[in-house]
About this RNA: Predicted 3D model of a 498-nucleotide part of an RNA (large-subunit ribosomal RNA, domain I) from uncultured Halomonas sp. The coordinates come from a structure-prediction model, not an experiment, and the mean pLDDT is 85. Its Rfam family is "Bacterial large subunit ribosomal RNA".

Context: one part of a larger RNA
RNA sequence: CGCAUACGGUGGAUGCCUAGGCAGCCAGAGGCGAUGAAGGACGUGACAGCCUGCGAAAAGGCUCGGUGAGGUGGCAAACAACCUGUGACCCGGGCAUAUCCGAAUGGGGAAACCCACUCAUGCAAAUGAGUAUCCCGACAUGAAUCCAUAGUGUCGGGAGGCGAACCGGGGGAACUGAAACAUCUAAGUACCCCGAGGAACAGAAAUCAACCGAGAUUCCCCCAGUAGCGGCGAGCGACCGGGGAGCAGCCCUUAAGUCAGGUGUCUGAUAGGCGAACCGAUUGGGAAGUCGGACCAUAGCGGGUGAUAGUCCCGUAGCCGAAAUCCGCACCUGGUGAAAACGAGUAGGUCGGGGCACGUGAAACCUUGACUGAAGACGGGGGGACCAUCCUCCAAGGCUAAAUACUCCUGGCUGACCGAUAGUGAACCAGUACCGUGAGGGAAAGGCGAAAAGAACCCCGGCGAGGGGAGUGAAAUAGAUCCUGAAACCGUAUGCGU
Numbered sequence: 001c002g003c004a005u006a007c008g009g010u011g012g013a014u015g016c017c018u019a020g021g022c023a024g025c026c027a028g029a030g031g032c033g034a035u036g037a038a039g040g041a042c043g044u045g046a047c048a049g050c051c052u053g054c055g056a057a058a059a060g061g062c063u064c065g066g067u068g069a070g071g072u073g074g075c076a077a078a079c080a081a082c083c084u085g086u087g088a089c090c091c092g093g094g095c096a097u098a099u100c101c102g103a104a105u106g107g108g109g110a111a112a113c114c115c116a117c118u119c120a121u122g123c124a125a126a127u128g129a130g131u132a133u134c135c136c137g138a139c140a141u142g143a144a145u146c147c148a149u150a151g152u153g154u155c156g157g158g159a160g161g162c163g164a165a166c167c168g169g170g171g172g173a174a175c176u177g178a179a180a181c182a183u184c185u186a187a188g189u190a191c192c193c194c195g196a197g198g199a200a201c202a203g204a205a206a207u208c209a210a211c212c213g214a215g216a217u218u219c220c221c222c223c224a225g226u227a228g229c230g231g232c233g234a235g236c237g238a239c240c241g242g243g244g245a246g247c248a249g250c251c252c253u254u255a256a257g258u259c260a261g262g263u264g265u266c267u268g269a270u271a272g273g274c275g276a277a278c279c280g281a282u283u284g285g286g287a288a289g290u291c292g293g294a295c296c297a298u299a300g301c302g303g304g305u306g307a308u309a310g311u312c313c314c315g316u317a318g319c320c321g322a323a324a325u326c327c328g329c330a331c332c333u334g335g336u337g338a339a340a341a342c343g344a345g346u347a348g349g350u351c352g353g354g355g356c357a358c359g360u361g362a363a364a365c366c367u368u369g370a371c372u373g374a375a376g377a378c379g380g381g382g383g384g385a386c387c388a389u390c391c392u393c394c395a396a397g398g399c400u401a402a403a404u405a406c407u408c409c410u411g412g413c414u415g416a417c418c419g420a421u422a423g424u425g426a427a428c429c430a431g432u433a434c435c436g437u438g439a440g441g442g443a444a445a446g447g448c449g450a451a452a453a454g455a456a457c458c459c460c461g462g463c464g465a466g467g468g469g470a471g472u473g474a475a476a477u478a479g480a481u482c483c484u485g486a487a488a489c490c491g492u493a494u495g496c497g498u
Base pairs, nucleotide, nucleotide: 001497002496003495004494005493006492007491008490009489015483016447017446020418021417022415023414024413025412026411027410028409029407030406031162032161039101040100041099042055043054044053049075050074051073061095062094063093064092065091066090070083071082072081106115107114108113116131117130118129119128120127121126133159134158135157136156137155138154139153140152141151166197167195168194169193170192171191177184181231207214208213218245219244220243221242222241228236229235249399250398251397252343257336258335259334260333261332262331263330264329266328268326269325270324272320273319274318278293279292280291281290282289294311295310296300302314303313304312348372349371350370351369352368353367354366355365358384379394380393381392382391383390434441435440454482457469458468459467460466
């Protein structure tokens, strides 16, 4: 040095576990904000670092309910000082307080800071209120310029910002595909902007159909990858009609709906309450295991308890419950709907675009930038060039629930979903530490034990680290670098080989 065996060290795989995730289902809610939001800064505890809570009334104040013996949040124990049957703590409803920044709104500003003015109270100190911009309305005032208008001032009302997706509108790519690439595709996608609602949009035929008829809109299944469109390439891709979901119609003489307030009322939401039935023996550290004998069940979902519990605990089935606030429903009132009165620079045409599955094509239809431009119900539009016949409808005004889309959020439930290199990036004080000027990027890190019973005391040692005894415990090779403890890797002992 190698091999073998045994015992260790190191290491943290594996097994088991779950505090966290993931995907859904059923309900709820679908907004918050100048009455100052979302998000923060700084404070706030007897002592107080961080988290949580709260705001100078500061882990809280008042009040109304629930509950009923302990309590003064967590990491995190101890001590001190207190509170509490005159009901504390805790849970729920309402009210108050709510520093500074932030739309931030008196002015400024390098956010959490600096500097003001006016009024009121007051001797003062100080305290309170107001002072942004835009829009709408009312009133007053009022130029050039006579009337007027612009402007100015005051008062009243509204807006502003944030928010995950869904929705409507205004703009709008490229990679890519076409095995290159230009029309085309990707795609009206991504992305940007504006706006709204709990949904939005659309919507009551100038619609289809086919000579039979249907009867607003939306969504789903089929029709059908059909008819078509297409460098007829890649690809794109309907209608009619049928079956379903859901249905609702109206107005311009104001309806459905919607918003607010009021009254009434049942149900429900926001705390809760009652709630059946098991003992003994045995093994064991421990019984829920095993054995024996019982019981309940509208409750044998689930969780906990020293191993596996219907009958030990919390619960579960079932039943009951609200002082206060809110949702729903019915009715009433008011607002909105709401544009004066049937629709002209409109329909139509030409040119240039866009949208329709339809790329200019024989290209209808819808829309409109330019130029034009009717009829007016004895009228007008459409039926895929166009014409006739026939059929059908009435544009150029408006409203409209449901079926549909989505889930930042709340509750309950579920899983041939994950189980710590998985599952969210994040089970743990994570969008943290750390990196970057910045936009931005972005971790690692769970487990003693049933219970701390977390090792008094003694010894070695640097008043160490660490260890040896003792003690606890079922176990300490469960000792805090703590369940299990694989492998690589490193040793010790023995044997063999060299």